This is a predicted structure of a 112-nucleotide RNA (SAM riboswitch aptamer (S box leader)) from a soil metagenome. The model forms 97% of the base pairs in the Rfam consensus.
């Protein structure tokens, strides 16, 4: 790079360290010397992963449910903190603002 698949739920009054952070542009809005963002422990989920079960099945594969968390990952302020493109709708003082609903673009897994 491409392909699925999910992305409103979950997660500490630890330890380390010391200055910015919340992917990018741009707006907003928050976090943060009462210690953030980082690591480490802890922990939180089940993507692979095992196991049981059911369907389907010649074999291999593959669907679905359900339980576990041993090991590979990831996660642990805020919906991917919001908005931004396109559509329907409602409001309206015609500036715009609100609700879905796809889409972009992003993050994670597994697989090419």
């Nucleotide at each position: 790079u491409c392909u699925u698949a999910u992305c409103a739920a979950g997660a500490g009054c630890g330890g380390c360290g010391g200055a910015g952070g919340g992917a990018c542009u741009a707006g907003g809005c928050c976090c943060u010397g009462c210690g953030a963002u980082g690591c480490c422990c802890g922990g939180c989920a089940a993507c692979c992963u095992u196991c049981a079960g059911a369907c389907a099945a010649u074999c291999g594969a593959g669907u679905c449910u359900g339980a576990a968390a041993a090991g590979g990952u990831g996660c642990u302020a805020a919906u991917u903190c919001c908005u931004a493109c396109a559509g329907a709708u409602c409001a309206g003082c015609c500036a715009u603002g609100g609700u879905c609903u796809g889409g972009a673009a992003g993050a994670u897994a597994a697989g090419g």